[in-house]
RNA sequence: GCGGGUGUAGUACAAUGGUAGUACAAUAGCCUUCCAAGCUGAGGACAGGGGUUCGAUUCCCCUCACCCGCU
Numbered sequence: 001g002c003g004g005g006u007g008u009a010g011u012a013c014a015a016u017g018g019u020a021g022u023a024c025a026a027u028a029g030c031c032u033u034c035c036a037a038g039c040u041g042a043g044g045a046c047a048g049g050g051g052u053u054c055g056a057u058u059c060c061c062c063u064c065a066c067c068c069g070c071u
Stems, first nucleotide, its partner, number of pairs: 001070007010024004018054001027041004047063005
């Protein structure tokens, strides 16, 4: 330099165009003499920009970061 892949909450992952979810963690409450375990609640995220579309995490383009291969 060329090609391919990945990017979603603090962490690990879902969601193939129509209200962004799950588990763990953290936090508040309940329970307990206390702790742990258990139960309940609330908060928290689509890498950035642009395009297509009535509507984009999803499709297209560019950039960025990381990984793999070729040279």
Transfer RNA from an uncultured Candidatus Peregrinibacteria bacterium, 71 nucleotides, folded computationally. Its Rfam family is "tRNA". Rfam describes the family as follows. Transfer RNA (tRNA) molecules are approximately 80 nucleotides in length. It was read from a public genome assembly.